[in-house]
RNA sequence: GGGUCGGUAGCUCAGUCUGGGAGAGCAAUAGGCUGAAGACCUAUGUGUCGCGAGUUCAAAUCUCGCCCGACCCA
Numbered sequence: 001g002g003g004u005c006g007g008u009a010g011c012u013c014a015g016u017c018u019g020g021g022a023g024a025g026c027a028a029u030a031g032g033c034u035g036a037a038g039a040c041c042u043a044u045g046u047g048u049c050g051c052g053a054g055u056u057c058a059a060a061u062c063u064c065g066c067c068c069g070a071c072c073c074a
Stems, first nucleotide, its partner, number of pairs: 001073007010026004020057001028044005050066005
């Protein structure tokens, strides 16, 4: 330098194929229970969907450029 895959909540990830409500588990917070704590039960999503532009009535999702990471080729 070329190619493939990935970047979404504090962490691990799904959702992208086929455009329309942003989600799961864990963690966290509050309450219950307990002498207290753990475990258990109940409630709560905290997010510019890596950045910018384009297409569209509408973009996490499609297109282009850029940044970062992993792997392959050279």
Molecule: transfer RNA
Organism: Candidatus Iainarchaeum sp.